[in-house]
A computed fold for a 74-nucleotide RNA from a Vicinamibacteria bacterium, annotated as transfer RNA. The organism belongs to Vicinamibacteria, within Bacteria. Its Rfam family is "tRNA". Rfam classes the family as a transfer RNA. The RNAcentral record of the sequence draws on ENA. The prediction has a mean pLDDT of 82.

């Protein structure tokens, strides 16, 4: 160089026939319960869905280009 995968809150990670226009778990904050503390329950706050552009009434999904990694050719 050439082909294929992957990139979503602090972590992991679902959703990829386009349509409640982003859910969970964990952590983290607050409140309850406890003499307290973990547990446990109840609430909150955090996401330009890698970057740019395009199609579309609508994109995390599709299309193009560009980056970061993985794997396999040479």
């Nucleotide at each position: 160089g050439c082909a294929g995968g992957a990139g979503u809150g602090g972590u992991c990670u679902a959703g990829u026939u386009g349509g409640c226009a982003a859910g969970g778990a964990c952590g983290u904050c607050c409140g309850g319960c406890u003499g307290a503390u973990a547990a446990c329950c109840g609430g909150g706050a955090g996401g330009u869905c890698g970057c740019g552009g395009g199609u579309u009434c609508g994109a995390a999904u599709c299309c193009c280009g560009c980056c970061u990694u993985c794997u396999g050719c040479a």